[in-house]
Annotation
A computed fold for an 85-nucleotide RNA from Heyndrickxia coagulans, annotated as c-di-GMP-I riboswitch aptamer. The RNAcentral record of the sequence draws on Rfam and Ribocentre. Rfam family: c-di-GMP-I riboswitch aptamer. From the family's description: GEMM was predicted in a large-scale screen for bacterial structured RNA regulatory elements. Its family is annotated with cyclic-di-GMP binding in the Gene Ontology. Taxonomically the source falls in Heyndrickxia (Bacteria, Bacillati, Bacillota, Caryophanales). The coordinates come from a structure-prediction model, not an experiment, and the mean pLDDT is 86. The same sequence occurs in records of 2 taxa.
RNA sequence: AAUUGAAAAAGGCAAAUUCAUCGAAAGGUGGAGACGCAAAGCUAAAGGGACUAAAGUCAGAUGACCAUGUCAGCCAGUUACCGAU
Numbered sequence: 001a002a003u004u005g006a007a008a009a010a011g012g013c014a015a016a017u018u019c020a021u022c023g024a025a026a027g028g029u030g031g032a033g034a035c036g037c038a039a040a041g042c043u044a045a046a047g048g049g050a051c052u053a054a055a056g057u058c059a060g061a062u063g064a065c066c067a068u069g070u071c072a073g074c075c076a077g078u079u080a081c082c083g084a085u
Base pairs, nucleotide, nucleotide: 002085003084004083005082012037013036017032018031019030020029021028022027035073041078042077043076047075048074049071050070051069056065057064058063
C1' cells in the first nucleotide's frame, strides 16, 4: 500500500418502546432502553431512493399537486481503529 472480517484485544454506536423537549408534519435533540451494526463515523449543496406537506397552486368541503422541510440504521460517496493475508 492492496485485499479482507475467521477467531481475538481495546473500545465504540444504539432499533423498537418510553419520558422530556423542539417542530405544521416527517423528523430532530437529551434521558432510560438493547434489536442489531466492522464504518450504525461523516456527507442530504455530487447522485439515486424514501418520508412529510407548513406556505403556495388547483379544486371546493376536505381532497390533489408541490421541498424551500427531513431520512446516512436504503443504495451511494468519503475518511478511519484493530486483526488476518